This is a predicted complex of two RNAs, RNase P RNA and transfer RNA, with 494 nucleotides together. It holds a member of the Rfam family "Bacterial RNase P class A". The family's RNA type in Rfam is ribozyme.

[in-house]
RNA sequence: UCAGGCGGCCGGAUGGCCGCUCCCGCGCCGGCUCCGGCCGGGCCGCGGGGGAGGAAAGUCCGGGCUCCACGGAAACACGGUGCCGGGUAACCCCCGGCGGGGGCGACCCCAGGGAAAGUGCCACAGAAAGCAAACCGCCGGCCCGGCCGCGUCCGCCAGGGCGCGCGCCCGGCCGGCAAGGGUGAAAGGGUGCGGUAAGAGCGCACCGCGCCCCCGGCGACGGGGGCGGCACGGCAAACCCCACCGGGAGCAAGACCGCGUAGGGGCGGCAGGCCCGGCGACGGGCCAGGCGGGUUUUCGCGCCGCCGCCCGGGUAGGUCGCGCGAGGCGUCCGGCGACGGGCGUCCCAGAUGAAUGGCCAUCGCCUCGGGGCGCCCGCGCCCGGAGGCACAGAACCCGGCUUACAGGCCGCCUGACCCC
RNA sequence: GGCCCGGUGGCAGAGUGGCUAUGCAGGGGACUGCAAAUCCCCGUACGUCGGUUCGAUUCCGGCCCGGGCCUCCA
Repeated sequence: UCAGGCGGCCGGAUGGCCGCUCCCGCGCCGGCUCCGGCCGGGCCGCGGGGGAGGAAAGUCCGGGCUCCACGGAAACACGGUGCCGGGUAACCCCCGGCGGGGGCGACCCCAGGGAAAGUGCCACAGAAAGCAAACCGCCGGCCCGGCCGCGUCCGCCAGGGCGCGCGCCCGGCCGGCAAGGGUGAAAGGGUGCGGUAAGAGCGCACCGCGCCCCCGGCGACGGGGGCGGCACGGCAAACCCCACCGGGAGCAAGACCGCGUAGGGGCGGCAGGCCCGGCGACGGGCCAGGCGGGUUUUCGCGCCGCCGCCCGGGUAGGUCGCGCGAGGCGUCCGGCGACGGGCGUCCCAGAUGAAUGGCCAUCGCCUCGGGGCGCCCGCGCCCGGAGGCACAGAACCCGGCUUACAGGCCGCCUGACCCC
Repeated sequence: GGCCCGGUGGCAGAGUGGCUAUGCAGGGGACUGCAAAUCCCCGUACGUCGGUUCGAUUCCGGCCCGGGCCUCCA
């Protein structure tokens, strides 16, 4: 000077005018008054103060909070998590480490164990896909046929018979092999040497794998030694096994007030027994039974005929929940770090058709033209102009994750080239 | 604001780890004097981006789009 990696931060600024919302104070208006004042105001005015985000988003996880009587116990089902050790209120989050893979490197990516408990799947291709198998091929043996050569016999010739071959290997049968080819995502360890008829962990060395022992580490795991000739393919983001965790619903949760009134009515289905009243329809009581937001059982409690469909009244209102919190900032200490602790300091949005905005000016940044100057000829500087300034907006709150984002800043590190 | 479903040709609608059926519509052909009906044939269909797997429409995540339910007295 280029090319990259990681981490963090900002995400327009200033001023003027006009508005919006919340809180406080005063005025103003209304009511009450023991005349000190108190209460109310969704109308109006003045003054002061606060007023979106790093993601407020997606609603994907985890909690607080509230209700479900949610109280106790057990089992099942369902869902989730899954290398190890920490952090945390908790987590599918974060930090540090282990293992595997990628990159020259800074660094990045991935994820539990069990497939020698069980079940299941492995399409097509291929000989064979799970207690492996043998298509081509390699090798051995046998036999027959064919070809070639030689010997011998028959025959006038043509030709034929028989025998032999370190012959050929076109074919057949019986075996051996799993090296090589071919199929496939995957073919029962890899490379090399020996060995063999050909081969093969058949033998040996190294690597891989399994088991055992020792050492280091809290641990995942790593290192070393010995034994075993290799058996045990892959898939568990297929069922499943193991360990751990989880009750459900959600602020439209929920509580209070006001208006209104009735805890009303109709239809259909299912409803066991006893007692009392009544001529009866029916009403009441007890047991049984049902319901209590995954199921079952049990203890205890509460409510009650149960279930389904439909009709009908009032209000489209107010208050609380609702912001002092796992809170922000600064500093010190402990820790590699996530984070924890101490001290000091600050109070910092609460709307409910839903506020945080609009216009103007100057500056800043980006893009695109124009003009001028300098030259190293496609770069630098100067002048003036047009357009633009992202993603997006709280709605009970908090911790994370994921996704979107114009432009810019800072720090640390790596590689290449040049100079000293 | 919260909760829950779904996305397969132009439309409807099955399917499931290994060529995505079927019907309607559309196009072409056969039949017919011409049509209708009937028969035969045809087409860039699994919302999108990653991951697991040899292989994904299916299994697991992220994103995009569509739909439904939930107000108070109660």